[in-house]
Context: one part of a larger RNA
Parts: sequence; C1' cells; structure tokens
RNA sequence: ACCUACGAGUUACUCUUGCCUGGCAAGGUUGAGCAUUUAAGAUGCCGAGCCGCAGCGAAAGCGAGUCUGAACAGGGCGCAUAGUCAGCAGGAGUAGACGCGAAACCAAGUGAUCUACCCUUGAGCAGGUUGAAGUUUUGGUAACACAACAUGGAGGACCGAACCGGUAAACGUUGAAAAGUUUUCGGAUGACUUGAGGGUAGGGGUGAAAGGCUAAUCAAACUUGGAGAUAGCUCGUACUCCCCGAAAUGCAUUUAGGUGCAGCCUCGGAUAAUGAGCUUGCAUGAGGUAGAGCUACUGAUUGGAUGCGAGGGCUUCGCCGCCUAUCAAGUCCAGACAAACUCCGAAUGCGUGCAAGUGAUCUCCGGGAGUGAGGGCGCGGGUGCUAAGGUCCGUGUCCGAGAGAGGAACAACUCAGACCAUCAGCUAAGGUCCCGAAAUAUAUGCUAAGUUGCAUUUAACGAAGUUUUGCCGCUAUAACAGCUAGGAUGUUGGCUUGGAAGCAGCCAUUCAUUUAAAGAGUGCGUAACAGCUCACUAGUCGAGUGGCGAAGCGUGGAUAAUAAUCGGGCAUAAGCAUAUUACCGAAGCUAUGGAUCCAUUUUUGGAUGGUAGGGGAGCAUUCCAGUCUGCGUUGAAGGCGUACCGUAAGGUAUUCUGGAGCGUCUGGAAAAGCAAAUGUAGGU
Repeated sequence: ACCUACGAGUUACUCUUGCCUGGCAAGGUUGAGCAUUUAAGAUGCCGAGCCGCAGCGAAAGCGAGUCUGAACAGGGCGCAUAGUCAGCAGGAGUAGACGCGAAACCAAGUGAUCUACCCUUGAGCAGGUUGAAGUUUUGGUAACACAACAUGGAGGACCGAACCGGUAAACGUUGAAAAGUUUUCGGAUGACUUGAGGGUAGGGGUGAAAGGCUAAUCAAACUUGGAGAUAGCUCGUACUCCCCGAAAUGCAUUUAGGUGCAGCCUCGGAUAAUGAGCUUGCAUGAGGUAGAGCUACUGAUUGGAUGCGAGGGCUUCGCCGCCUAUCAAGUCCAGACAAACUCCGAAUGCGUGCAAGUGAUCUCCGGGAGUGAGGGCGCGGGUGCUAAGGUCCGUGUCCGAGAGAGGAACAACUCAGACCAUCAGCUAAGGUCCCGAAAUAUAUGCUAAGUUGCAUUUAACGAAGUUUUGCCGCUAUAACAGCUAGGAUGUUGGCUUGGAAGCAGCCAUUCAUUUAAAGAGUGCGUAACAGCUCACUAGUCGAGUGGCGAAGCGUGGAUAAUAAUCGGGCAUAAGCAUAUUACCGAAGCUAUGGAUCCAUUUUUGGAUGGUAGGGGAGCAUUCCAGUCUGCGUUGAAGGCGUACCGUAAGGUAUUCUGGAGCGUCUGGAAAAGCAAAUGUAGGU
C1' cells in the first nucleotide's frame, strides 16, 4: 500500500409539537394494589390521581362574565365547544448520550537486584621516582641556635599497569550495542576502588546540587481503580432518487474560532382573489446629500484701495504736529476654500393616496434547522501615501453553493444559469493566415517604428518623423534657397588701456557722408592690427516660400535578477481607425423524442444548477408473525461470469462451481448499508 472482517445519533424515563394512525368522546384514562390464569404474559376489578369541560381578579370573591372604576362609561382578559388515552414520527432535558482522542487529579498498593546516600563485614592497588619530620655523627656556640654528611621514609607527592573514569576526534546512527568501538586522554595510598548483607518510598526518599537519581520511566515512579474523568478543540460519521434552499449580519456575552435572541432557509396550518405583496405611471409629502454659494452666518483666505491703532524717524513748552519701501482692525473692489459653514439645492431613494399590470412571491401561528471567520468586482466614502490581492462602512452584483463559452493558462472580468437524449438548426461574448471552427472579406485612410498584433509596460520633457487642418507674412514690380559681385567714407567714434582700430569693458542724438546697398557693426579671428563672415544691396535663376498653432499615427526618454517570445508560428497586414456584409462560435434559444412535478379552456403551457440545512418517496441486509397447504441432492445458500430489466439504490434468469438449506407476498422489529477516523484485527 491493497484485500477481507469489524467500526460511530442508541436505549430508558420525563416534557413538548404533529391535518400521522387507532379507541372512546363532554368526556378520556387508570398508577399502585387485588382477583383469575400453565411460564413469558394475558384478562378482569379498583377511579386515588392527571388532562379537558370557565373565566376574571393580587386577593376576598363573583361568574359567561370578570377586573379597573363613582359609573349602567370606556378599556383589559375571557365567552359563541373538543378533548383525552395509547402507538408512531420530529425535537428538548436527565443519564457516558454519535464515535475515537488528552495533558492531568484522587485513592489503594508494588518497587533501592538499576541508581543516590548511609550502616555492618570483607577484599584490591605491578613497577619506578622524589626524599618532609625525627635521629646518629661531625663542625659550631658560654649554652642554645645554626650548618654539613649520613640515617629515616612522610605525602588528598611524582611517572605509570591492573582498577576506576570518560578529554578530543573518527567510526557507528534500520548499530555488533535502545549509549558502543578505535586512537587519544584524567585519577591510580585515596574525599580511592570494589564484593556480600542491610536501611531510606512517591509531594516521599536520596542528592560534594545537574531538577540529578529513585529498575531503558522523573519539574513528582510504576500498577490497579474512581473512569466511558473532562475536551466551547481536531478528526471521522456508512444506500438511492425527488422538491425547496441559506448565512458569514444586528444586539449581548470573563465574549471574540463558543453561545443566547433577532435576521435569512425549510415543513405543516391559517388568513386571503371584494386582491396581500411587487412593478410602473400620476399626485402629494418629509429631507439638506451631489452640486453650488458665501457683503447669507461660522471659520479660513489672495491681490488692490482706504488706514482705527501700533512700531520707527523728525520736531516741540505741550502725547501738539509732520513724515513713512514696517505691521495692521474695520470698510470697499476683484478672486477663491470647508466632513463637523449654508442665503440655496437636485437626481435617486423613502412615506402616503389613486390608477394600471402581475397574481400569493405578503402576513400570522406552530415543528425542524444551519449560519453568526466571508471574499472579489463596480459605484459613494473613512483610514492609509486619492499605497496594497490593505483595512473599515454603505449600495449593487457575482463567487461562496454555479457547470458551459470567451479571456493562452486563471473562484468571483465578459457572455450565459446545466432535467435527460440527438453525428439537427440559430445566435451571445469573442473571433474568421496556420496551430483552430469560421473572410488571406469589401471600402477609405493612417503607421515604417515589427510601433503594433484586446488590456495587463508607462510619464514629465525633447525632436525640420509623417498625414490632415487653421491663422499670419513674403512673392512674376521676381519671393525662398543656391551662385556671381559689392558690403564703403569721416573713423583707429569718444573714454578706458601697455594696447582697445566694428567685435575686453564703459558712454551715446550709434551721428553724418557717398550710395543700388553697407551696423560707429551678427559671429569667427589678432597681443593690437590684419583676415574670414553676417546684416543690407545688385545680378543670375523662375514659383512658391517662411513663421505660429490644432489633431492622428509614429520617435527618443525605456533599467532586474535561470532563456527568450504578440499564447506560438509568424505578419508591412494577419497592425491601427472608420463603415459594411457574410460566416464560426455555449450545456443560451430553437427543433425532435423522453422523465418527474404543477397548472390547464383537454391539448397545451410552465418548472426541474446547488454547499450547510429542511421536507418527500424508495432500494438493500438480519430476525419475527402470518402467507404461498412455496423452492431444494433431478442440487439450497454462497462464488467466477454472461444475458436481460429498472430513472437510481437494485432486480430477474442462467452455464460452470458449490454441496444443504432457502425464498415470494403482507405486516412488524432492528447490533440495518463504509473510502476515509496518522481507525482496529488478520492476510498478501
């Protein structure tokens, strides 16, 4: 891992609901007990009690009424009949209460053959080294002290086996081993090691103390019991088909992943067709949002005018006066802002009335729930950075619980809501060169960047890209561009300066003359000149040319981490824009047939996606009662197959196998259906 078997809403009592079934009925019913009987049990008796038949009031009490009240008013609750006892079904409560699952808590016991410490009694420590005290002798001293040579043999002394340990590394890691092996290393006469016997026990022991050890178990051992502890938590919870179909919200909560009530779902009943609800139209209301506005308030605010007042300066006998490149109230003119501003003020939405359309979708009562983690997208906002696949509200929609088509792929984007079948047709979004079904369609433009090829990758800014368009100049009295020629004189203007001559800088009546024209000079250049050039003019040439905008498509700006790319191939259209026609394209619509349900004018119409969940109808298994006066060694059940039937669970028949029991129908009762629980056991 697979197969087989087992494996989870049960049972008892009580309460509650039922237009489910049955008995009796203004009544219904017995419990305990007693009697009879052959066991289980059954039958009969007994009417305590319970429910119902009358309510109202706090009560006294009254009673189809009663209470309140002064009331004979008004109002509240009642009255105009249906219950009850069983069975069955749904739900709740109490019990282990759908199943499995803790860590823990408590009680009584069992453990010191492991290990910790202690007690008693024994045992062990090769060999080598060092050489304490003391002592003898000698020297020495007044005597000591002291010194030396010997002797001596101390030590938690030294080196190092046994023994005890376990420093470092490697190996081992389904090991040779549930802690080892090899090399290396520490102690090795001591607080040493060790044998045997004995002691201390679980909130206790023991501990040179690590929460260590206490039998491979220790921040409280092990065994059994309380015990099916408890688990707002996790996991699992078994056949089929049909109908409907949610929620992820509000309030509260030692509450936030739980729960209660409400909301939303379902089932039954009631009301209601003299029309509830919904939609549209008209009418009529409330409102202060969007917008707008502000000499209409509150506040904020820019420029100008005026300038209360203040500052500064001048001045004076005087705070009298004068002035101002300062600040500035108020007023005026112009501009302009606001969620907590409003003189104003929509659209939607909401209330009410009427009309039309639709037709139970509404509302009420009762049984059963689930949900109370939501999410994306569009729009209106708060928060945040007008960040987030962010977060918090409102509103709509979809996913959730929704398949199909498109979007390359892709819960929620676009199209569209799947009862079943069909090798039939038409369309939606989106597409029609090939991958790929359908146009290498038509018409007119644009783009030259492979821009682009739906969108998802873009900006400020820059540019004689190119197309279309608007306005203003010059131009056959010849423009624009090119070419030829001129571009002079006073003068090197004045000043400055070493120099300054058109051209470092400053000044200005930048003037005048000759001219077709020529600046006291547009740029390059020189130390300064020179030189080149421009403005300007003539000639040549002969038709457009220059500037400023607007729009379209392009261009630069353009940068990311594994190999690139429009989905790919590729494409100059198969790109972009506008218009048109055809075709393809879905579970949409249509066609034909069929299923179930609901209506119906009786031959038509409508409905049938679905998680949690509610409701309905069935299939199968085992047992019981009756039944077929059923089947079976002329072969039961079971098994490998085959054929057929049914919408499904399933059923029927039968070859072969098997070898002794089994079924139909009608009811009843359940140890009544497995793919999952890191399920349990066995097998492979």
The part of an RNA shown here (large-subunit ribosomal RNA, domain II) has 684 nucleotides and comes from Proteiniphilum sp.